Predicted 3D model of a 103-nucleotide RNA (Guanidine-I riboswitch aptamer) from a Pseudomonadota bacterium. It was read from a public genome assembly, where an Rfam model found it. The prediction has a mean pLDDT of 80.
[in-house]
RNA sequence: CAAAAAGAUGACUAGGGUUCCGGCUCGGUAGUUUAGAGUGACUGGUCCAAGAGUUAUCGGCCAAGAGCAAUUGGUUACACGGAGGGAUAAAAGCCCGGGAGGA
Numbered sequence: 001c002a003a004a005a006a007g008a009u010g011a012c013u014a015g016g017g018u019u020c021c022g023g024c025u026c027g028g029u030a031g032u033u034u035a036g037a038g039u040g041a042c043u044g045g046u047c048c049a050a051g052a053g054u055u056a057u058c059g060g061c062c063a064a065g066a067g068c069a070a071u072u073g074g075u076u077a078c079a080c081g082g083a084g085g086g087a088u089a090a091a092a093g094c095c096c097g098g099g100a101g102g103a
Base pairs, nucleotide, nucleotide: 007058008057009056010055011054012053015048016047020045021044022042023039024038025037026036028034059076060075061074062073063072064071078098080101084096085095086094
């Protein structure tokens, strides 16, 4: 200087907006009921969601173990980070991205 490896999935959370539900406002109607429209500087439910967040399972590596096995134990490090763009209904710590850059 270069290459390779540093795993996958589920549940959840920080966070996120507004397709649906709900809330609020308006409103057709004499009234009740209630189609509809608007609103996310509406707490919420559905929904999306972390490389650098949590947790579980599996996997990897090492060792022990038994006639063969089953199995048991250990380990699985570190990680500052724009702007801009993209998807979805829309947005985000999602994806581009362990990127650019920095130390």